[in-house]
């Protein structure tokens, strides 16, 4: 890498470097030289593993579970916009259609953990 699983409408930006695209593609909207992506500092935000408790279960522990915001933040990850939103399928609603809305699901893909 693949392959499983669990999340993806909350949430959190200043500064320095460099210079043109960027937001994956496509249509649409945006960001962007008043400097964007991208890179370092640093600072936050969350709680995915992690550490501690607390319950539960047991003779008693360990392994499990469970905690409607339980603490902490050590590995990760994030910090424009819903993953920007639409793209394929099913239903449903305004209609008779054209078109345009909505649910669900699904295809891509991001993070995290297993595996490996």
């Nucleotide at each position: 890498a693949c392959u499983u699983c669990a999340u993806c409408a909350a949430g959190a930006g200043u500064g320095g470097a460099c210079g043109a695209g960027g937001g994956a593609c496509u249509g649409a909207c945006c960001c962007a030289a008043u400097g964007a992506c991208u890179c370092c500092a640093c600072a936050g935000c969350a709680a995915c593993c992690g550490g501690c408790g607390a319950c539960g279960g047991u003779c008693a522990g360990a392994u499990c579970g469970u905690c409607g915001u339980g603490c902490c933040a050590g590995g990760u990850g994030c910090u424009a916009c819903a993953a920007u939103c639409a793209g394929g399928g099913u239903c449903c609603c305004g209609u008779g259609a054209a078109c345009g809305g909505g649910a669900c699901c699904g295809c891509c893909g991001a993070u995290g953990a297993a595996c490996a």
Predicted 3D model of a 116-nucleotide RNA (SAM riboswitch aptamer (S box leader)) from a Bacteroidota bacterium.
The prediction has a mean pLDDT of 79.